[in-house]
RNA sequence: GGCGACAUCGCUCAAUGGGUAGAGCACGAGACUUGUACUCUCGCGGUUGAGGGUUCGAAUCCCUCUGUCACCA
Numbered sequence: 001g002g003c004g005a006c007a008u009c010g011c012u013c014a015a016u017g018g019g020u021a022g023a024g025c026a027c028g029a030g031a032c033u034u035g036u037a038c039u040c041u042c043g044c045g046g047u048u049g050a051g052g053g054u055u056c057g058a059a060u061c062c063c064u065c066u067g068u069c070a071c072c073a
Base pairs, nucleotide, nucleotide: 001072002071004069005068006067007066010025011024012023013022019056027043028042029041030040031039049065050064051063052062053061
């Protein structure tokens, strides 16, 4: 230099080819326990890497940029 994949709550990942962004862990509160842990219940937390475009509607489609990884040279 060329080509491709990926980027989503604090962490690990879903969202099956456009229609309300969810789960587990972590965290907070409560129940249970002599107390802690375990277990159970509830809750908190993300405008989806950034900026545009298409659309009634975008995490999803298109373009540019940034970062990470892999391949080719």
Source information: A computed fold for a 73-nucleotide RNA from a Myxococcaceae bacterium, annotated as transfer RNA. The source organism's lineage runs through Bacteria, Pseudomonadati, Myxococcia, Cystobacterineae and Myxococcaceae. It matches the Rfam family "tRNA". About the family: Transfer RNA (tRNA) molecules are approximately 80 nucleotides in length. It is annotated as a transfer RNA. Model confidence (mean pLDDT): 82 of 100.